[in-house]
RNA sequence: AGUUCAAUGGCAGAACAUCAGCUUCCCAAGCUGACAAUGCGGGUUCGAUUCCCGUC
Numbered sequence: 001a002g003u004u005c006a007a008u009g010g011c012a013g014a015a016c017a018u019c020a021g022c023u024u025c026c027c028a029a030g031c032u033g034a035c036a037a038u039g040c041g042g043g044u045u046c047g048a049u050u051c052c053c054g055u056c
Stems, first nucleotide, its partner, number of pairs: 002016004010046001018034005039055005
């Protein structure tokens, strides 16, 4: 990230949620997997979620 929070310059993470499967007569719970983000526009830097400016 849909929500709540990490990450303080070097491949962006967790929990919950969502989706699929398994399980169950059904629901719930449980197990496995998948999806998904740095508000926007600039600047600095080899490199920006991180520093600076503006804006929402």
RNAcentral holds the sequence, with entries from ENA.
Predicted 3D model of a 56-nucleotide RNA (transfer RNA) from Natronosporangium sp.
Its Rfam family is "tRNA". By type it is a transfer RNA.
The coordinates come from a structure-prediction model, not an experiment, and the mean pLDDT is 81.